Notes: Model confidence (mean pLDDT): 75 of 100. A computed fold for a 94-nucleotide RNA from Maritalea mediterranea, annotated as TPP riboswitch aptamer (THI element). The sequence was found by an Rfam model in a public genome assembly.

[in-house]
RNA sequence: CCUGUCUCACUGGGGUGCUCAACAAUUGAGCUGAGAAUAACCCAUUGAACCUGAACCAGGUCAUGCUGGCGGAGGGAGUUUGAGCGAUGGAACC
Numbered sequence: 001c002c003u004g005u006c007u008c009a010c011u012g013g014g015g016u017g018c019u020c021a022a023c024a025a026u027u028g029a030g031c032u033g034a035g036a037a038u039a040a041c042c043c044a045u046u047g048a049a050c051c052u053g054a055a056c057c058a059g060g061u062c063a064u065g066c067u068g069g070c071g072g073a074g075g076g077a078g079u080u081u082g083a084g085c086g087a088u089g090g091a092a093c094c
Base pairs, nucleotide, nucleotide: 001090002089004088005087006086007083008082009079010078011044012043013042014041017031018030019029020028021027022026050075051074052073056069057068058067059066
């Protein structure tokens, strides 16, 4: 000096279902999951976080996106005029 990679920062995106018991609100227990509203978790174009198709299809479950298919199908949220160049890598010179 580069801005490749990573990290951090800031910014942004996302989901919150099912079963049982009591119940006015709600609370407690259980299931899957990173996360079932926790201030946490996951994801940000190299994008399967998440949404649509979908009140879909097959299997399974007490029940449920619980598992597989659909499906790398269509969408989907970013910045170096952020870092005393923070780490790593590369380049030039001494």